[in-house]
RNA sequence: CCAAGAAAAAGCCAAACCUGAUGCGAAUCAGGGACGGAAAGCCGACGGAUCUCAUGGGGAGAUGGCCGGGUUGUUCUU
Repeated sequence: CCAAGAAAAAGCCAAACCUGAUGCGAAUCAGGGACGGAAAGCCGACGGAUCUCAUGGGGAGAUGGCCGGGUUGUUCUU
């Protein structure tokens, strides 16, 4: 350096829920919180899937902690 496997030791992230704000809405952001996570880092201008708004158009938006995939990365073992 590369590949594979494992995990929560050290660190890291943060579900549900609550408060405030934004949005028509799905939902998002901040604070609290901690179900869980080996990428729960990033990519929605990669393919599916689900959801929202609109309605005569085959549109616009949301979800990466829905899945596949791409990409970068920590520890240990082989």